[in-house]
Context: one part of a larger RNA
RNA sequence: GGCUUGCGGUGGAUACCUAGGCACUCAGAGAUGAAGAAGGGCGUGGUAAACGACGAAAUGCUUCGGGGAGCCGAAAAUAAGUAUAGAUCCGAAGAUUCCCGAAUAGGUUAACCUUCUAAACUGCCUGCUGAAUUCAUAAGCAGACAAGAGACAACCCGGUGAACUGAAACAUCUUAGUAGCCGGAGGAUAAGAAAGCAAAAGCGAUUCCCUCAGUAACGGCGAGUGAAAUGGGAAGAGCCUAAACCGUGAAAACGGGGUUGUGGGAGAGUAAUGAGGGCUUUGUUUUACUAGGCGAAGCAGUUGAGUGCUGCACCCCAGAUGGUGAUAGUCCAGUAGCCGGAAGUACAGCUAGCUCACGCUCCAACCCAAGUAGCAUGGGGCACGCGAAAUCCCGUGUGAAUCAGCGAGGAGCACCUCGCAAGGCUAAAUACUCCUGAGUGACCGAUAGCGAAGCAGUACCGUGAGGGAAAGGUGAAAAGAACCCCCGUCGGGGAGUGAAAUAGAACAUGAAACCGCGAGCUC
Numbered sequence: 001g002g003c004u005u006g007c008g009g010u011g012g013a014u015a016c017c018u019a020g021g022c023a024c025u026c027a028g029a030g031a032u033g034a035a036g037a038a039g040g041g042c043g044u045g046g047u048a049a050a051c052g053a054c055g056a057a058a059u060g061c062u063u064c065g066g067g068g069a070g071c072c073g074a075a076a077a078u079a080a081g082u083a084u085a086g087a088u089c090c091g092a093a094g095a096u097u098c099c100c101g102a103a104u105a106g107g108u109u110a111a112c113c114u115u116c117u118a119a120a121c122u123g124c125c126u127g128c129u130g131a132a133u134u135c136a137u138a139a140g141c142a143g144a145c146a147a148g149a150g151a152c153a154a155c156c157c158g159g160u161g162a163a164c165u166g167a168a169a170c171a172u173c174u175u176a177g178u179a180g181c182c183g184g185a186g187g188a189u190a191a192g193a194a195a196g197c198a199a200a201a202g203c204g205a206u207u208c209c210c211u212c213a214g215u216a217a218c219g220g221c222g223a224g225u226g227a228a229a230u231g232g233g234a235a236g237a238g239c240c241u242a243a244a245c246c247g248u249g250a251a252a253a254c255g256g257g258g259u260u261g262u263g264g265g266a267g268a269g270u271a272a273u274g275a276g277g278g279c280u281u282u283g284u285u286u287u288a289c290u291a292g293g294c295g296a297a298g299c300a301g302u303u304g305a306g307u308g309c310u311g312c313a314c315c316c317c318a319g320a321u322g323g324u325g326a327u328a329g330u331c332c333a334g335u336a337g338c339c340g341g342a343a344g345u346a347c348a349g350c351u352a353g354c355u356c357a358c359g360c361u362c363c364a365a366c367c368c369a370a371g372u373a374g375c376a377u378g379g380g381g382c383a384c385g386c387g388a389a390a391u392c393c394c395g396u397g398u399g400a401a402u403c404a405g406c407g408a409g410g411a412g413c414a415c416c417u418c419g420c421a422a423g424g425c426u427a428a429a430u431a432c433u434c435c436u437g438a439g440u441g442a443c444c445g446a447u448a449g450c451g452a453a454g455c456a457g458u459a460c461c462g463u464g465a466g467g468g469a470a471a472g473g474u475g476a477a478a479a480g481a482a483c484c485c486c487c488g489u490c491g492g493g494g495a496g497u498g499a500a501a502u503a504g505a506a507c508a509u510g511a512a513a514c515c516g517c518g519a520g521c522u523c
Stems, first nucleotide, its partner, number of pairs: 001522009016473002020444002022441007029433002032150001039100003042055003046078002051073001052059001061094006070082002105114003121148002123145001125143004155186001156184005166173001170220001196203002207234004217225002238425003241369001245256004261403001263368003267362004276356004281352001283350003287346004292339003298312005313330002315319001321333003374398007384410001405420005460467002480507001483494004
């Protein structure tokens, strides 16, 4: 020096744990804001830096209800207080709520400045004044109202709209009407009561699911794209205008009337008077939610500690779960079951009020949504790339018909069948989860699981947009080591605590690399 072995150091793997996450189910909710929000700044405590809470009435105030012994956040300590005359705490409703922020008296480098009559601007209403231009209108001024503005995870509708990529290159095509940006709304949105499908049989608004079907079809017929009807389910709901005609009116307009496709209405006759539907206001009731309450049954020995073991018992509409010094139905909190409501909220019922509604016959050509439908042309969208290309939408031009009518049935024409455009509203079944409650997991267990289990969107980096960590475990209980010694401190040795201190705060387990010490073998 090497190897082996033992004992240590360092280090923090491994196994164990969970305070935090992840995914999902059921139910709720999807609230907000000029009465100043969301989000922040700055303050408020006896001692108080940050976090949480609160707002100059500041670590809190008031009322009502619950609850019943301590309380003064986390968070110890100390000081001072408070509470059975019911505090702290929990729930409901109020009061207060600095400054910035849509920010809105003016300004501004957000949380500040200036002035002191100020909700700025828009909107609606009223009054006054009043141009070109006589009347009028516009503009302006004043007052009243307080409607709008901003925020919001995803879902929804609309506008706008890529490229990488694929086609093994690339241009039509694809990616994709995706991402992005903008506008708007709601708890859902959108769609929706046939100018529909279909096919010789029929159906009867829309939406969603399964199927049809990777089919028909489209396609440099390449890559790829990709239906619909039918059938089976979820849900189920239908309505209101315009016009003709009548009335009022100078007119504009308003009231009655009327709303349909086996065409309907208007017009002319005629019969009938009654059950019901809707709305949100009034009052009230039940139920549920937002605090709670009651709630069965075990002892002895063993141990540091018993829930384990041994022995002998008990409860169960309760053997879910969590905690307790080791594994607890019977120790604690609970669980099954039962009970409760001052105030507020929600659905529903009842009551009161308001409001709506129908038949038959005849006639005949009054009405039945116009710059519309259609057509030409240029585009878009339909699974459908101009194609034989219907149907739907838009730009430009042109431009009908009114039931003897018009549209559709995938060029076009005829027959046949189906429907009635050019006005509007409409619950449910469907989508999502920033959030609340209850729960579940062949989900993770600290290099995992959210980026974040610890004061994390923090520290730190970047001019900025933006990027973005690391870091868990003493013990059952601090009982956290009085006192003595070495000593400048750190650190250590005794003593003491503890079941254990090789559990001593750099603290549970404590692998390897790496570093020592002792021994053995060997060179």